[in-house]
The RNA shown here (transfer RNA) has 72 nucleotides and comes from a Candidatus Zixiibacteriota bacterium. The organism belongs to Candidatus Zixiibacteriota, within Bacteria. Its Rfam family is "tRNA". By type it is a transfer RNA. Rfam links the family to the GO term triplet codon-amino acid adaptor activity. The coordinates come from a structure-prediction model, not an experiment, and the mean pLDDT is 82. It was read from a public genome assembly.
């Protein structure tokens, strides 16, 4: 050049049309003589970016950007 794949929170990571699970990590409380440990609560409304299409878009189309493979 050609083609697949992947991009979601500090990290990891589910959701493949109807307003984003869970882990870790962080804050705050309860417990305690003070910690740990245990428990309860909070933590993305710009989902890599721009556009379409849809009553709605992380999802589906396009078009770029990064990574990762295969092919030449």
């Nucleotide at each position: 050049g050609g083609c697949g794949c992947c991009a979601u929170a500090g990290c990891c990571a589910a959701g493949u049309g109807g307003u984003a699970a869970g882990g870790c990590a962080g804050g705050a409380g309860u417990c305690u003589g003070c910690a740990a440990a245990a428990c309860u609560c909070c933590c993305a409304u710009u989902c890599c970016c721009c556009a379409g299409u849809u009553c709605g878009a992380a999802u589906c189309u396009g078009g770029g950007u990064g990574g990762c493979g295969c092919c030449u």